[in-house]
RNA sequence: GCGCCCGUAGUUCAACGGACAGAACAUCUGAUUGCGGAUCAGAAGGUUAGAGGUUCGAUUCCUCUCGGGCGCG
Numbered sequence: 001g002c003g004c005c006c007g008u009a010g011u012u013c014a015a016c017g018g019a020c021a022g023a024a025c026a027u028c029u030g031a032u033u034g035c036g037g038a039u040c041a042g043a044a045g046g047u048u049a050g051a052g053g054u055u056c057g058a059u060u061c062c063u064c065u066c067g068g069g070c071g072c073g
Base pairs, nucleotide, nucleotide: 001072002071003070004069005068006067007066010025011024012023013022018056027043028042029041030040031039049065050064051063052062053061
C1' cells in the first nucleotide's frame, strides 16, 4: 500500500429497515442479617466511533474519515 472483519451502557454481548435500543455482570438504593456475604426487589447508566447520503422511517443499507484485529505484498 491492497483486501476482509469489527466498533452499541463501566465490562461482555443482543437487536439483521419500524413501538421508549435491551440482557447478563458490575455500580447505587431498599428488604433480609448481630455485621458482612449470598439471595430477593428496585433504580441509575447510551451522541449505537465521527461526518455525509438513501428512505416516510437507519443500530441496521451506501460513501468518506478515525480506531482495533486478520490476511497478502